[in-house]
RNA sequence: GAGUCGGCCCGGUAAUCGCCGCCUGAUAUUGCUUGCAGUAUCGGGGGGAGGAAAGUCCGGGCUCCAUAGGGCAGGGUGCCAGGUAACGCCUGGGCGGCGUGAGCCGACGACCAGUGCAGCAGAGAGUAGACCGCCUAAGCGCGCAAGCGCCGGUAAGGGUGAAAGGGUGCGGUAAGAGCGCACCGCGCAGCUGGCAACAGUUUGUGGCAUGGUAAACUCCACCCGGAGCAAGACCAAAUAGGGUUCCUUGGCGUGGCCCGCGUCGGAACCGGGUAGGUUGCUUGAGCCAAUGAGCGAUUGUUGGCCUAGAUGAAUGAUUACCCACGACAGAACCCGGCUUACAGGCCGACUCCA
Numbered sequence: 001g002a003g004u005c006g007g008c009c010c011g012g013u014a015a016u017c018g019c020c021g022c023c024u025g026a027u028a029u030u031g032c033u034u035g036c037a038g039u040a041u042c043g044g045g046g047g048g049a050g051g052a053a054a055g056u057c058c059g060g061g062c063u064c065c066a067u068a069g070g071g072c073a074g075g076g077u078g079c080c081a082g083g084u085a086a087c088g089c090c091u092g093g094g095c096g097g098c099g100u101g102a103g104c105c106g107a108c109g110a111c112c113a114g115u116g117c118a119g120c121a122g123a124g125a126g127u128a129g130a131c132c133g134c135c136u137a138a139g140c141g142c143g144c145a146a147g148c149g150c151c152g153g154u155a156a157g158g159g160u161g162a163a164a165g166g167g168u169g170c171g172g173u174a175a176g177a178g179c180g181c182a183c184c185g186c187g188c189a190g191c192u193g194g195c196a197a198c199a200g201u202u203u204g205u206g207g208c209a210u211g212g213u214a215a216a217c218u219c220c221a222c223c224c225g226g227a228g229c230a231a232g233a234c235c236a237a238a239u240a241g242g243g244u245u246c247c248u249u250g251g252c253g254u255g256g257c258c259c260g261c262g263u264c265g266g267a268a269c270c271g272g273g274u275a276g277g278u279u280g281c282u283u284g285a286g287c288c289a290a291u292g293a294g295c296g297a298u299u300g301u302u303g304g305c306c307u308a309g310a311u312g313a314a315u316g317a318u319u320a321c322c323c324a325c326g327a328c329a330g331a332a333c334c335c336g337g338c339u340u341a342c343a344g345g346c347c348g349a350c351u352c353c354a
Stems, first nucleotide, its partner, number of pairs: 001352009011322007019048002022045011050328001054339002057337005062228004074224005079093005094108001095106004109219002114217002116213002131158002133154003139150004166184006185208001186206004190201004232279004242270006250264005286305008323326001
């Protein structure tokens, strides 16, 4: 000088005026269980957005509904092991790729269970394929013969393509070919190391038979009940509405009349529940420090701390000074993640070059 990984901060200070909760003092008032609770006014004190509060994409807590158990369907995940409340997250490892390196990236199970798909070019694209080329040994025809033609053989060479069914060499052959052999590579089995993924192999075996594609159907393994704080719980108005009982010598209807029944009226009681209010609501898989276990994610123990809780929804405005002149953006039941946006600053570890 250029980079990689991890952690932290998110303009600072002061003054004034506000806004939303909490604690507390005084006064007034209400209630009763007579020393507490509620309300109002006036004071005092203290707290008040984020690393992503975002997208609402995963996982869980919590709440209600459903649910004997099992299966099918449907959805999801997908190398191995571990962590965790759980995960599609994290850590460590394996394999593959990128980088000189520190490091980074990867839906990374299975197409010899089955079915399917593949543009163009090309003779042929998957139980291969004779377009050019190479060959003419065997067989047939012609020819005196050289040879020519037919029937054929051939995947070594050319050509097409992203891809043409192991590679190099020797033998072999008419020319060729794992046709045979050696070496390399590959598959399978064994052995060794590892919990495993996987790796190694001086062992055996197979001439190699099995191209790609599963974010194609599918197969295999594992996981999954639904809805969500507008969940749910409690209190509860009326000149709204329901039920039960009682009242009557009441009105109306039914009926020839009485009883009865229906309806209207009055009183008491009951539960449901709208408006509205309270709660859920922030003490939590919490944070910090020390220490033990572990490579690590993480976890045990001890000590300390309390750090927004609104419901038309607060966290702002003004002034002064300073600097590097300030990005992306704002809680709404709560956590763990992922992803996306983002100006700048600080610290630590490491790599490469000079």